[in-house]
RNA sequence: GGGGAUGUAGUUCAGCUGGGAGAACAUCCGGUUUGCAUCCGGAAGGUCAGGGGUUCGAUCCCCCUCAUCUCCA
Repeated sequence: GGGGAUGUAGUUCAGCUGGGAGAACAUCCGGUUUGCAUCCGGAAGGUCAGGGGUUCGAUCCCCCUCAUCUCCA
């Protein structure tokens, strides 16, 4: 330098063919207990890596850039 994969909540990840942004764990609050843990209920937490384009509408499609991994040279 060229090809490919990945990037979504603090962490690990899902999101099927473009229309609701989600799960588990963690955090916080409440209940349960003499207390802690467990268990139960609830809450908060996201510029969907960044920018541009297509579209009535983009995590999803197209282009460029960045980061990590990998293959070729």